[in-house]
RNA sequence: GGAGUUCGCCAGGCAGUCGCUGCUGCGUUCGCGCAGGGGAGGAAAGUCCGGGCUCCAUAGGGCAGAGUGCCAGAUAACGUCUGGGCGGCGUAAGCCGACGGCCAGUGCAACAGAGAGCAGACCGCCUAAGCAUCUUCGGAUGCCGGUAAGGGUGAAAGGGUGCGGUAAGAGCGCACCGCGUGGGUGGCAACAUUCCACGGCACGGUAAACCCCACUCGGAGCAAGACCAAAUAGGGACCCUUAAGGCGUGGCCCGCGCCGGGUCCGGGUAGGUUGCUAAAGGUGUCCGGUGACGGCCACCGUAGAUGAAUGACUGUCCACGACAGAACCCGGCUUACAGGCGGGCUCCUCCA
RNA sequence: GCGCCCGUAGCUCAGCUGGAUAGAGUAGCAGGUUCCGAUCCUGUUGGUCGGGGGUUCGAAUCCCUCCGGGCGCG
Numbered sequence: 001g002g003a004g005u006u007c008g009c010c011a012g013g014c015a016g017u018c019g020c021u022g023c024u025g026c027g028u029u030c031g032c033g034c035a036g037g038g039g040a041g042g043a044a045a046g047u048c049c050g051g052g053c054u055c056c057a058u059a060g061g062g063c064a065g066a067g068u069g070c071c072a073g074a075u076a077a078c079g080u081c082u083g084g085g086c087g088g089c090g091u092a093a094g095c096c097g098a099c100g101g102c103c104a105g106u107g108c109a110a111c112a113g114a115g116a117g118c119a120g121a122c123c124g125c126c127u128a129a130g131c132a133u134c135u136u137c138g139g140a141u142g143c144c145g146g147u148a149a150g151g152g153u154g155a156a157a158g159g160g161u162g163c164g165g166u167a168a169g170a171g172c173g174c175a176c177c178g179c180g181u182g183g184g185u186g187g188c189a190a191c192a193u194u195c196c197a198c199g200g201c202a203c204g205g206u207a208a209a210c211c212c213c214a215c216u217c218g219g220a221g222c223a224a225g226a227c228c229a230a231a232u233a234g235g236g237a238c239c240c241u242u243a244a245g246g247c248g249u250g251g252c253c254c255g256c257g258c259c260g261g262g263u264c265c266g267g268g269u270a271g272g273u274u275g276c277u278a279a280a281g282g283u284g285u286c287c288g289g290u291g292a293c294g295g296c297c298a299c300c301g302u303a304g305a306u307g308a309a310u311g312a313c314u315g316u317c318c319a320c321g322a323c324a325g326a327a328c329c330c331g332g333c334u335u336a337c338a339g340g341c342g343g344g345c346u347c348c349u350c351c352a
Numbered sequence: 353g354c355g356c357c358c359g360u361a362g363c364u365c366a367g368c369u370g371g372a373u374a375g376a377g378u379a380g381c382a383g384g385u386u387c388c389g390a391u392c393c394u395g396u397u398g399g400u401c402g403g404g405g406g407u408u409c410g411a412a413u414c415c416c417u418c419c420g421g422g423c424g425c426g
Base pairs, nucleotide, nucleotide: 001348002347003346004345005344006343007342008341009340010339012317013316014315015314016313017312018311020039021038023036024035025034026033027032041323045334046333048332049331050330051329052328053221054220055219056218060254061253062252063251065217066216067215068214069213070084071083072082073081074080085099086097087096088095089094100212101211105210106209107206108205122151123150124147125146126145130143131142132141133140134139159177160176161175162174163173164172178201179199180198181197182196183195184193185192186191225274226273227272228271235265236264237263238262239261240260245259246258247257248256281300282299283298284297286295287294288293318321353425354424355423356422357421358420359419362378363377364376365375371409380396381395382394383393384392402418403417404416405415406414
C1' cells in the first nucleotide's frame, strides 16, 4: 500500500423568526396572556420471544395443547447473551449450525432399477459337487446351481485398500485404516483420547413425518385495574331452574370463590382523575470473573400526550443529510437505513 | 391491544396427509364452420406458485423470516 474480518460510536451543525404541547412561576376580564425551562429513536417499526405491573385462588391438581432441545454459566426471564464441545466453510483473522432420540413403536421413499429394507442375480463371472446329452476322452453344451469382486439404475444398493484364499467369489482369513462396545485417563459437563481389551462389522435415510424422552408454560391484557361521578329507573314477552345449574376472559374434568341466570323488545347515558414514567435507569473510577455479568462508591436527572405535541421558513457552513415518529414499562430478536469516524486482528506485496 | 385467514396464468379459482412437464374456466392467438359476424368445434400461447433462507434425494405443499391484502373481538 492492497484485500479481508470483527467490535464500537455518530445520525447534518450554527443563528434568527413564527408555531405546537406538557411543567413551574406571575398576571388575569377565567377566554387566556407573559417569562423560564423540557420535548422521539437506534431502530420509537414488525409484534416474533421473555419479564415487570394489574385483575381473576396466593395460580392449585390432571388431561389435552403449545414451545424449547449439545454442555456449563449469565439473567427478573428468554427461543437472548457468554464461554466451551462437535460438525461445516475459509490460507488465516473469523463466520455459520432447529446440534436430543429412527438398536420403544408406526409410517414414507415418486421415477428409474433385477432388487428400496434385516434387500437383490438384469448384464457379467464360475462349473468344484449333482443330473442329462454329445465326445476326437482333453472336454463342450444344457439343467440344477454358486457368486455382491466388476458393469448398469438411483438421492440412497449393507465398510475401504492390499495380500491370501477360492471353481468363481465373499470379513471367508490376515495386516493397516475406519466403525462399534467396555474399561482407564483428562474435563463440572458436552466431549476428547497417540492408553488397554474385545467385536468381523452387527447400527442405511427421514422425527422442520406421527411419535418417544427431558425441561418450560394458568388465563387475560393499561380499553389491565383503582377512585370520583352520571346512567343501568319504571317496564313487557319467553325459557331454564334450587343443582347433576349459572357466572368467575380461550378446550375438558376436578378443586376454589360468588350467586338465581339467560334471550328478545322497549327506555336511557357523561365523563373526569389516576395508573404514567425514577426505569431490573445511565455515566465514571475501583474490585471479582476468560467472558456474558455482578459488587461498592460518586455523579446525572432524561417526553408523558389522550384527537393525541416535537413542525415550518430564512440565512450560513460542509462531507449536501438515509431509514423512519413514543402511547404502561423494560430486556432481547428480526427487519429498514444516505453516509461518516475510531479500535483490534488476519493474509498478500513493497521498503529499511 | 389481542386473535385469525389469504397471496398460484391478464381475471376467477383447484392443487397444499411432500413425488406433475403445476391444472380448470374465462380472456388472448390461429384454424374450421358462415355470404360476414356471434355461438359452436379444434389447436395453441401464457406461471419468479408474494420475496428470501432452511429441512429433504425431492417443496406450491413442511419450518423460519420479511412484504402486501382482508376479517373478527374488546